[in-house]
Formats: sequence, structure tokens, C1' cells
RNA sequence: GGGCGUGUAGUCGAGUGGUAAGACGUCGCCUUCACACGGCGAAGACCUGGAGUUCGAUUCUCCACAUGCCCA
Repeated sequence: GGGCGUGUAGUCGAGUGGUAAGACGUCGCCUUCACACGGCGAAGACCUGGAGUUCGAUUCUCCACAUGCCCA
């Protein structure tokens, strides 16, 4: 320099046009003499940034940025 992939809660990760599932973690309650385990509940991301298409974009297109792999 070229090609391909991935960017979504603190972490991991689903969702592939109609404003976001789940797990771990955190917080509260129950349980226990107490802790742990377990049960119930709650908060927490508007999706890397910009532009475009669309009635509508996390999702499609383009550019950038970050990161990974391959080629030279």
C1' cells in the first nucleotide's frame, strides 16, 4: 500500500428496516445466627463519528476512526 471482517450497558453478546433479548456483574427484598448458594424485583447501552437512501436506520450505501486477520 491492497483485500476481508468486527465496532451494541462495566464485561460478554443476540437483534440484519418499525426507537434494543439474554448472561455475568451492580443494587434492593426474601431466605440464613451470619456468609455463600438460591428465589423475586430494579437500575444500567438510544447502538464508534459524519453524510446519504427511506415515511422510518443498530440494520442498507459512502467516507472517516479504532481494532483483528490475510496478501504484498
The prediction has a mean pLDDT of 82. Predicted 3D model of a 72-nucleotide RNA (transfer RNA) from a Candidatus Micrarchaeota archaeon. It matches the Rfam family "tRNA". The sequence was found in a public genome assembly.